RNA sequence: AACUUAUCAAGAAAGGCGGAGGGACAGACCCUUAGAUGCCUUAGCAACCUUCUGAAAAGAAACGGUGCUAAUUCCUGUCUUACAUUAUUGUAAGUGCAGAUAAGUC
Repeated sequence: AACUUAUCAAGAAAGGCGGAGGGACAGACCCUUAGAUGCCUUAGCAACCUUCUGAAAAGAAACGGUGCUAAUUCCUGUCUUACAUUAUUGUAAGUGCAGAUAAGUC
């Protein structure tokens, strides 16, 4: 890298370095010199792995391995249904694609 399964409406920021783009992709919209993105330190959130109780369901803990700490995965992207519209299209619900994270397989 690829594949399988699960989750993705909740939660959680300060300081230092540095100096222009960033939010995966496209569009829209937004963040950003009142200093973003990134890196480091500290702190925190969560509970996938982990530990404990339990027959199970489930519950509890948070030392350790990950992860996360702007906006629902920020929103939309494909298809279906309903409604509105002459049509283009729009709105709502569901579904799918893509993506992220974890555990596992090769």